[in-house]
This record gives sequence, structure tokens and C1' cells, in this order.
RNA sequence: CACCCAUCCAGAGCGGACGAGAGACCUGGCUCGUCGACCCCGCAGCAACCGCCCCUCCCGGGGAAGGGUGCUCACGCCAGGACCGAUGGAGG
Repeated sequence: CACCCAUCCAGAGCGGACGAGAGACCUGGCUCGUCGACCCCGCAGCAACCGCCCCUCCCGGGGAAGGGUGCUCACGCCAGGACCGAUGGAGG
């Protein structure tokens, strides 16, 4: 980087730094934002995809813990759209 599989209406915020837009893209709406948003860093937290243990031929099921990821306004914010997107995993 492309392909494949699974998931995306549950859950979980404080501080620091910065300073104007942000919520992936388009249209429309709505929301957040100088009472400092988004992004970044630290800490805290949520969850349990992989990994670990047990049963099982496999599919799959159960369990502990929190090692590798991920996530912590609003259902991926909502509706429509498109070579949609994001996260995890396997192989290339």
C1' cells in the first nucleotide's frame, strides 16, 4: 500500500501547552468552540480485537489478567452521497 475478516446506538475526563476553527470528504442540518474547542503531551479511566489459560478435530465456547493496539461530547452527530471512513486481526 491493496485485498480479506470482524466491529462501529453500551462504556469511560482532568491537567498542561497552543490559539481558531472543529465534528474524515461533498450537500443540507445540528452540535462543540476565545467561559479556549480540534490537534499535541501527561496522568487517570473505559473496553476487551489480538495475545494468555481451559474445553473442543474444527467451527466455536468459557475464564483470568491488562502484555500489544484502540477508545474517553452528541449512534461513524443526523439525512442523502461516494472507489465511503475508522479500529482490530490474518495473510501478501
The RNA shown here (SAM riboswitch aptamer (S box leader)) has 92 nucleotides and comes from an Acidobacteriota bacterium. The coordinates come from a structure-prediction model, not an experiment, and the mean pLDDT is 86. It matches the Rfam family "SAM riboswitch aptamer (S box leader)". Rfam describes the family as follows. The SAM riboswitch is found upstream of a number of genes which code for proteins involved in methionine or cysteine biosynthesis in Gram-positive bacteria.